[in-house]
Predicted 3D model of a 729-nucleotide part of an RNA (large-subunit ribosomal RNA, domain II) from Parcubacteria group bacterium Gr01-1014_20. Lineage of the source: Bacteria > Bacteria candidate phyla. The sequence was found in a public genome assembly. The coordinates come from a structure-prediction model, not an experiment, and the mean pLDDT is 82.

Context: one part of a larger RNA
RNA sequence: UCCAACGACUUAUUUUGCAUUGCUCGUCUAAGCCUGUAAGGGUGGAGGCAUAGGGAAACCGAGUCUGAAUAGGGCGUUAACCCUUUUAAAUUUUGCCGCAAGGCAAAACUUAGAAGGGUUAGGCAGUGCAAGAUAGACCCGAAGCCAGAUGAGCUUACCUUGGGCAGGUUGAAGGCCGAUGAAAGUCGGCUGGAGGACCGAACCGGUGGGUUGUUCAACACCUUCGGAUGACCCGAGGUAAGGAGUGAAAAGCUAAUCGAAUCUGGUAAUAGCUGGUUCUCUCCGAAAUAGUUUUUCGACUAGCGCCGUGUGUAGCUUCUGGGGGUAGAGCACUGGAUGAAUCGUAAAGGACGAAAGUUCGACGAUUUAAUCAAACUCCGAAUACCGGAAGUGGAAUCACGGUAGUUAGACUGCGGGGGCUAAGCUCCGUGGUCGCGAGGGGAAGAGCCCAGAUCAUAAUCUAAGGUCCCUAAAUUUACGCUAAGUGUUAAAGGUAGUCUCGUACCAUAGACAGAUAGGAGGUUGGCUUAGAGGUAGCCAUCCUUUAAAGAGUGUGUAACAACUCACUAUUCGAGGUAAGGGGCGCCGAAAAUGUACCGGGGCUAAGCGUAGUACCGAAGAUAUGGAUUCGUUCGCCUUCGGGCGAACGAGUGGUAGGAGAGCAUUCCUAACCGCUGUGAAGCCGUAGCCGCGAGGCAUGGUGGAGCGUUAGGAAGAGAGAAUGUUGGA
Repeated sequence: UCCAACGACUUAUUUUGCAUUGCUCGUCUAAGCCUGUAAGGGUGGAGGCAUAGGGAAACCGAGUCUGAAUAGGGCGUUAACCCUUUUAAAUUUUGCCGCAAGGCAAAACUUAGAAGGGUUAGGCAGUGCAAGAUAGACCCGAAGCCAGAUGAGCUUACCUUGGGCAGGUUGAAGGCCGAUGAAAGUCGGCUGGAGGACCGAACCGGUGGGUUGUUCAACACCUUCGGAUGACCCGAGGUAAGGAGUGAAAAGCUAAUCGAAUCUGGUAAUAGCUGGUUCUCUCCGAAAUAGUUUUUCGACUAGCGCCGUGUGUAGCUUCUGGGGGUAGAGCACUGGAUGAAUCGUAAAGGACGAAAGUUCGACGAUUUAAUCAAACUCCGAAUACCGGAAGUGGAAUCACGGUAGUUAGACUGCGGGGGCUAAGCUCCGUGGUCGCGAGGGGAAGAGCCCAGAUCAUAAUCUAAGGUCCCUAAAUUUACGCUAAGUGUUAAAGGUAGUCUCGUACCAUAGACAGAUAGGAGGUUGGCUUAGAGGUAGCCAUCCUUUAAAGAGUGUGUAACAACUCACUAUUCGAGGUAAGGGGCGCCGAAAAUGUACCGGGGCUAAGCGUAGUACCGAAGAUAUGGAUUCGUUCGCCUUCGGGCGAACGAGUGGUAGGAGAGCAUUCCUAACCGCUGUGAAGCCGUAGCCGCGAGGCAUGGUGGAGCGUUAGGAAGAGAGAAUGUUGGA
C1' cells in the first nucleotide's frame, strides 16, 4: 500500500417549545402493602403542579399593599362560541275589549342580562421530536499535575574487608668521609632511595583518523594516543531515593528512561487546537458585517437562514407634502494665489541730494481684470430617503415563539481616502458576479460579457459572440480608407507616406521648376586695419545706366581674383507656393532553449470606418411528453383533523445550515401458517421486472439448514478516509 471486520451525537435527570393521547377544574402518583411462577395487575393521593391574589410579615381576600384617607398609584380580579330555560325592553303582525285615545293576550324578530349544559382556548399527566443545563456528553489525540508504591545486581559518592601494578630510568632529604671556615655554613666524593617524578606492558581510560552506521554492537572494530606508586585501579559485602539522593559541577548520574526515575491509581485529566464523523430523494437556503470581549483562527448579542403561529403591511408606478448642502458652480464670508491702477508707510533697504525731499524696491490698503479650495459657500441639482393618496401586486412585509450556520472573504463597474490619480496594494460607500453557479462567449482562465441546469427528444427561435479553413454559420451587399502584415503590444517627440477639408497669395499681361544670357557704373562707399576692394568688424545704405543688377545671399582669397545668389530678358506652356485641421499609416521599438504579443493556418481582406439584409450560436425561451413542490377551483370520501382524483397557475442550481418523506440492518411483540432437503440462510452472476433513489423482486450457479411477509415497537442501526484499530496478503 491492498482486502476484510470493527470504528464517532448516546444515556439519566430536569427545563422550555412543538405535535399527539388520556382525563379535565382538576390531574398525576412515589415508596410501601396485597396478589401473580413471571410479565404484570390492584391498592396506596403522602406529596407535586393547577384552581387567588396582594403584602417583608402579621394579615386581609376579588381584592390587597402603600397611606391619616371611602384619594391616587402598584400588582391582581379568565376568554370565545353553540344549545336549552328564563327576565326585561324596542319593532311588526294577529285576536279581544273600547265611539276613540288606549288597554290586555299571543306569535315572529332584534338587543341586553341571568341560570344550566357542551366545545375550543386553558390545566395536569403520558408519549414522540428539537434545543438548553448537570454529568466524559460526537469520537480519537497531549506535554503535564497529584497520591501511593518499586528500584543504588547499571551509575554517583561513602563504609567494611580483600587483591593488583612486568621491566627500565632519574637520583630529593638525610647520613658518612674529605677540604675549607671562628662558627653558622659552603664545596667535593660516597652512600641513600624520596617523588600526585620519567619511559613503557598488564590494568584504567578514550585524543586524532579510518571502518561500521537496517551494524558483531541501541556505541563496536582497526590504528594512533593519555595515565600507569597514586586525588591510582579492581573483587565481594553494605549505605544514601524522587523536588529527593549523589555530584573535583556536565543541570551530570540515579537499571538503554532524567530541566525532575519507573509502575499503578486519580483518569474517559483538560485541550477556545488538529484530524475524523458512515443510506436516499424532495422543499427552502445563508454569512464572511456591527457592537462587546486579557479579545482578534474563540465567544456573546444584533444582522442574514429555516420551521411554526398570527396579521395583511412589502415592492413597483403615478401624483403629492417635506428636509438637506453632495455633484456642479461661484467668490458674498474664511483662506490661498496672478497682473494692473491709485494711495499710504518708515528708528532700521538701494540711488541722488547739505538737508527738506524725490525716485526705485519692499510691505500694507482700496479699486479693477482673471482665478483656486475635503475641513470656503451668495447659490444649488439629478438621485436617494421620510410622510400621505390611488393603482398594481402569488405575499416578497411585520410581530411572537423555537432553532441553525456565519464573524479569514475575492474580483469587477461607479464614488472616494491612503499610496506615486503605483500594485492582482490597502481601507470605506454602493451595484454585480464568484464564494454556493453548471451552460455559451472571451484561444486557454473562480470574479469579465450573455444566461440561472426538474427530466427526456436526431424539434424550433434567439442572447453575448460570430459566419475563409481548423470550427456551426456570408469568401454577403453598398460606399470609402490603409500597403504597414498596420491590423495581430507602448509614450514624449518626429514625419514632402497617403486620403480628405477649407484658408491666403501668384498665374496665358505666361506663374512655379529647369535651361540660355546678363548680373553693370560712381566705387576699392566711409571708418578701422599691415591689408578690409559686396561678403573679419563698425557706421551709413544713396545715385546712375538700365530689360535688370543688393553699397550685396552664400562658397572662396593673406588681401584681390574667381564661382554663385537676389533681380531681369528669352525659351517652355499649366497650374504653383505657404501656413493649418482631420482619417489611416511610418520611425521612435533591444534578450537571452524555438517562430513565441492574430489561438494556428493563413489573409491585401479573411484589416479598419459607416450603413443594411440573412444565417450560426446556450442546459435561455418555445414545442411535445413525464416527475415533483406550493397555491386556487371543482368533485368524491371523511373519524370533520384531513385524505383521494381532476383541471388551472406559478415554481423545482445550490455550500454551511433548517424542514419533510422514505430505504436498508439487528432484536422484540402479534398475526400470516408463509416458504423450506422437490434445497433455507450465505456467496457468485444476469443483456430480466419494479422504484426518482436508498433498495426490492425474479431467475441461473454454488451451498447444505434454517429463513421470511404484514402491522407496530426498540436500537451497539448504514464508512472511503481519522500518520484510525485488529486480522490477512